The prediction has a mean pLDDT of 88. This is a predicted structure of a 72-nucleotide RNA (c-di-GMP-I-GGC riboswitch aptamer) from uncultured Cellulomonas sp. The RNAcentral record of the sequence draws on MGnify. Of the family's consensus pairs, 95% are formed in the model. Lineage of the source: Bacteria > Bacillati > Micrococcales > Cellulomonadaceae > Cellulomonas.

Parts: sequence; C1' cells; structure tokens
RNA sequence: CGACAACGGCAAACCCGCUGCAAGGCGGGGACGCAAAGCCACGGGUCCCAUCGGGACAGCCGGGCUACCGAA
Repeated sequence: CGACAACGGCAAACCCGCUGCAAGGCGGGGACGCAAAGCCACGGGUCCCAUCGGGACAGCCGGGCUACCGAA
C1' cells in the first nucleotide's frame, strides 16, 4: 500500500429472546456490506432522557493504539 489472491474474520436491515425510561446493549437466527466493520468517546457530529448534566453510537468523519495475509 491493498488483487476478482490465500487462510480466515466481522455482520446492516429484519425476526426471536433478555435488558434499559429512552437512545441503545447482549444472545440466537440472518447477510447489506466491511481490509481494521478489532479496541479507545480524544475532537467534530448524530441520537436519548425521570432528575439537564448524565447517557448512547467505534457500521458518521477525523485522531490514537493494536493486528492476519500478500500481488502490483
């Protein structure tokens, strides 16, 4: 750096169960996609709320850390 390569991996929508006020999370089924769709809320962004200062999203974009394989 990322092939119509290899070995493999992850898993959107939707459905079922559990959980949370909610955004959402977890497990099972399922694959739209993904070369970091592995991890981290640091910056921006979006979303939620009973208590407006607390929470959610890493599959929105940056950034940080780590990592399999290997052509040009």